[in-house]
RNA sequence: GGGCCCGUAGCUCAGUUGGUAGAGCGCACCGCUGAUAACGGUGAGGUCGACAGUUCAAGUCUGUCCGGGCCCA
Repeated sequence: GGGCCCGUAGCUCAGUUGGUAGAGCGCACCGCUGAUAACGGUGAGGUCGACAGUUCAAGUCUGUCCGGGCCCA
């Protein structure tokens, strides 16, 4: 330098026709307990890497760029 894959909550990851963004763990509060853990309930937490484009509508499609990984040279 070229090709491919990945980037979504604090962490690990789903999101399959383009149509209201989710799970587990973690965190806060409540219940339970003599107390803690475990367990149950409620809740907070998101620029879907960035900027443009297409579309009535984009996490999802297109382009460029940024970051990470693999392969080739």